[in-house]
Molecule: transfer RNA
Organism: Pelusios castaneus
RNA sequence: GGCUCUGUAGCUCAGGGGUCAGAGCGUUGGUGUCGUAAACCGAAGGGCGUGAGUUCAAAUCUUGCCAGAGCCU
Numbered sequence: 001g002g003c004u005c006u007g008u009a010g011c012u013c014a015g016g017g018g019u020c021a022g023a024g025c026g027u028u029g030g031u032g033u034c035g036u037a038a039a040c041c042g043a044a045g046g047g048c049g050u051g052a053g054u055u056c057a058a059a060u061c062u063u064g065c066c067a068g069a070g071c072c073u
Stems, first nucleotide, its partner, number of pairs: 001072007010025004018056001027043005049065005
C1' cells in the first nucleotide's frame, strides 16, 4: 500500500428500512432475613464511531474519514 470484517447501554452482544432500540451481566431502590446472601418486584443508563448521500422514512442501504481485528504484498 491492497482486500475483508467489526464499531449499538459500564461490559458481552442481538436488532439488517417504519413497529417502543432490546437482552444478559453489572449498578441502584424495595421486598426478603435477627443480619448478610440467594430469590423476587422495580428504576436509571444508549439515539446506534463520525460526516455526507439515497429514501416519504436510515441503527439498518451507499460512501468519505476515524478506530480496531485478520489476510496478502